[in-house]
RNA sequence: GGGGGCGUGGUGAAGCGGUAUCAUGGGAAUCUCCAAAAUUCCAGUCGGGGGUUCGAUUCCCUCCGCCCCUG
Repeated sequence: GGGGGCGUGGUGAAGCGGUAUCAUGGGAAUCUCCAAAAUUCCAGUCGGGGGUUCGAUUCCCUCCGCCCCUG
């Protein structure tokens, strides 16, 4: 240089055109003599930019970062 894959809450992942979900972690409540556990509730996410579309996390382009293959 060429080709490919990945990027989603603090962390690990799902979702792949129509209100972004789960686990874990964080906060609160209930329970308890206190705590743990359990249950319930709350906050927290689509790498940046542009395009297509009524609508984009999803499709297209570009850039950035990480990984793999190859000259």
Model confidence (mean pLDDT): 85 of 100. This is a predicted structure of a 71-nucleotide RNA (transfer RNA) from bacterium (Candidatus Gribaldobacteria) CG_4_10_14_0_2_um_filter_33_15. Rfam family: tRNA. About the family: Transfer RNA (tRNA) molecules are approximately 80 nucleotides in length. By type it is a transfer RNA.